[in-house]
RNA sequence: GGGGCUAUGGUGUAGCCUGGUUAGCAUGCGGGCUUUGGGAGCCUGUGACCCCGGUUCAAAUCCGGGUAGCCCCA
Numbered sequence: 001g002g003g004g005c006u007a008u009g010g011u012g013u014a015g016c017c018u019g020g021u022u023a024g025c026a027u028g029c030g031g032g033c034u035u036u037g038g039g040a041g042c043c044u045g046u047g048a049c050c051c052c053g054g055u056u057c058a059a060a061u062c063c064g065g066g067u068a069g070c071c072c073c074a
Stems, first nucleotide, its partner, number of pairs: 001073007010027004020057001028046006050066005
C1' cells in the first nucleotide's frame, strides 16, 4: 500500500441477505411477592444499533466516506 471479516443495553447474543410490529432473548442492576433468614422461583422496572453523510414516505438493515479491532497479501 491492497483485500476480507467484525462493531447492537453493564456483559453475551438474535435481527441485516429480503427496509416497515414498541429493536427480541439471556444475564446484570433497582423494586415487589414468597422464606425465620439466605438462596432458588415468580412479577415488574431499567438500559443499546461505532461515527458522519446519502437514498427512501420509512434505515440497525441499502449506498458512500471515516474510526477501532482481528486476519490475509505485498
About this RNA: A computed fold for a 74-nucleotide RNA from a Candidatus Micrarchaeota archaeon, annotated as transfer RNA. Its mean pLDDT, the model's own confidence on a scale to 100, is 81. It was read from a public genome assembly. Its Rfam family is "tRNA". Rfam describes the family as follows. Transfer RNA (tRNA) molecules are approximately 80 nucleotides in length. The family's RNA type in Rfam is transfer RNA.